Bacterial RNase P class A from a Gaiellaceae bacterium, 348 nucleotides, folded computationally.
The coordinates come from a structure-prediction model, not an experiment, and the mean pLDDT is 78.
It matches the Rfam family "Bacterial RNase P class A". The family's RNA type in Rfam is ribozyme. Rfam links the family to the GO terms ribonuclease P activity, dimeric ribonuclease P complex and tRNA processing.
The gene name in the source record is rnpB.
Formats: sequence, C1' cells, structure tokens
RNA sequence: CUCGCAGGCCGGGUGACCGCGGGCCACGGUGCGCGCCAAGUGCAGUGGGGCUCGAGGAAAGUCCGGACACCGCAGGGCAGGACGCUCCCGCGAGGGAGGCGGCGAAAGCCGACGGAAAGUGGCACAGAAAGCAGACCGCCUCCGACGUGAUCUCCGGAGUACGUCGGCGGUAAGGGUGAAACGGUGGGGUAAGAGCCCACCAGCGGCCGUGGCGACACGACCGGCUCGCCAAACCCCGUCCGGUGCAAGGCGAACAGGCUCCGCCAAGACGGCCCGUCGAGGAGCCGGGUAGCCGCAAAGAUGGAUGGUCACCCUCGACAGAAUCCGGCUUACAGGCCUGCUAACGAA
Repeated sequence: CUCGCAGGCCGGGUGACCGCGGGCCACGGUGCGCGCCAAGUGCAGUGGGGCUCGAGGAAAGUCCGGACACCGCAGGGCAGGACGCUCCCGCGAGGGAGGCGGCGAAAGCCGACGGAAAGUGGCACAGAAAGCAGACCGCCUCCGACGUGAUCUCCGGAGUACGUCGGCGGUAAGGGUGAAACGGUGGGGUAAGAGCCCACCAGCGGCCGUGGCGACACGACCGGCUCGCCAAACCCCGUCCGGUGCAAGGCGAACAGGCUCCGCCAAGACGGCCCGUCGAGGAGCCGGGUAGCCGCAAAGAUGGAUGGUCACCCUCGACAGAAUCCGGCUUACAGGCCUGCUAACGAA
C1' cells in the first nucleotide's frame, strides 16, 4: 500500500428569487366587551409589511424505562407476564469490564448464558433399534441334517475335524443407517465379545489445595460413575411486575331548534262573557362536556407547514420525514472523513 476489525464524525455546499407554517413588533379594517356610548380602550380573529425560528441520525419499529395525567388499591395467596453467568456504574431501561461457549489466522464478533443426575413430553427422514435401547449383516457356543478327509471297527457303524444349510441362544468388537447409536487408544480376558478387568487419555461426580472481590481457572486424590439433545416444550428454582395512554386529562361557549316554568296564562291575538288555543318577552334545561382553548415545547399542526426554481462548485448525494416530552435498545442507510488495531492468503 492492500485486505480486514473497532470507535467517533459528516450525511451535498454557497448565493439569488418565489412560496408555506409558528412567534414577536407596529399599522389598517372587522366583530364583541367597557366607556359620560364620545374620544378612546381591552380581547378575538384577519390583511398586507418588518424581524426571527422551522425535521433526523435514525424523526422509523413502538421493543423497553421514566416524566406527566386519570382510574384502582387493607393484608396475604393463586393465576398470568417479563427476566435469568460475575463484578462495577445507573432510580430504571441499559451501559462498561470480565468469565464461559461458538466463529475467525488475528484484531475482533456473536450468545434468553439458572436447572435435562426432580417429573412429564418430543427427537423428522433413514435405520433392526432414537433412550433403564437395539440383533439387519457379521462373529461365537450348542443342537439337527447333509457332504468331505483322517482314525477305530464285531463292517452294521462309532467318534472327531472342517465346510454348507436350518434352529435355540450369546455378542454392541466390525459393517451399514443417521444430526445423534450409550467414552477413546492399547493390552488382558473370552466360545465370541463387552469398563468385564488393567494402563493412559477425555468427561462427570465427590473432596481438598492454589489464584481471583466474584463468575471461574489450574492442580492433587478418590469413585468405572460414562449419565445423548431440546426448557425461545410443559415444568422446577430465583428476582421483579396495578390498569390505561395527550383521542391521557383540565377549562368550556355562541347561534338555530326543542322541552318546562313565569304566583289570575306573562304583553297581545281569537271572543259579547267563561273555558280553551296561539303567543312577544324572561328564566332554567336539552343542543353539548359539542366547537374552541389549555395540556404543547426557540419545528409543532388537526386539511395537518418545514418546499420549489435558477446559477456555480464538488466526491453528484443513501435510508428516510416530527404529532405530549425525555432516556435507552433494535432495525434501514449511497458515499466520505478522522483515530486506533490486526497481518493468514497478499504487493513493494
């Protein structure tokens, strides 16, 4: 240099013009209120003007924790859910450092990482057998039949060795199936075999020592103990956990229209009078806990803004766009910059 790893940062720039939303300032007109109804003044919304602010590193997924808000709540238990190696930091989510396991040559990356020697359950296909296992081929004893050879013979056979076939058994050494077949190598042993026995190695359990805060690591001795995998299957053990989310929640109109009442039905109308009907006006309720405002932020609404055009430049621009706020995690991402580290296959 190149390849790779880790951490951090950027995520087109500048200018002009036009546009959109919010805030503030002054001005104009509008509506309502106050006012001696005048001058004026307060509030609301509005028009153009000036100043100023206006998406992200993830605004995303909505997966965690918290703030905030409302509801619930004597105490205990069951059910349900989340989490699960150690130490430190943190209210917590989580983070840092380490241990163990897996991957990588390394830097480094990944891991829901308690218990399978409590119980239940599962293990496709293949295979004889998939868990206190299993006999398909093979190996072996015995029995029976047949064949061959040697031996003995009273010539009828007897017994023996080997081979073939069949049968009752034994055997997990070997073959074969499988992701996985009940430790490995060597020796002894046996009819053949087998931790059946022995040596060494590996694992497990017990006990002890050393190092470490600890998880754990290393080592000695004993025990033939050899015990498969799955708990993100049920389950067991331990720790923790009220519910709903800003459409939470608070304040809360106006107009139309409707209903009830107004002391003798309330002005008045119908009428000769009474009853009765309609009914200006006033009060209450409904309309409606609706609209709106607050919650709500130096982006911030509820038709929901955050953009467009042109010019120049460059490495030619990815993933993507707020909706109560904050913190964390995860996921997506063209290209570029900085720092540190690694060196198997590579180049000088």

RNAcentral holds the sequence, with entries from ENA.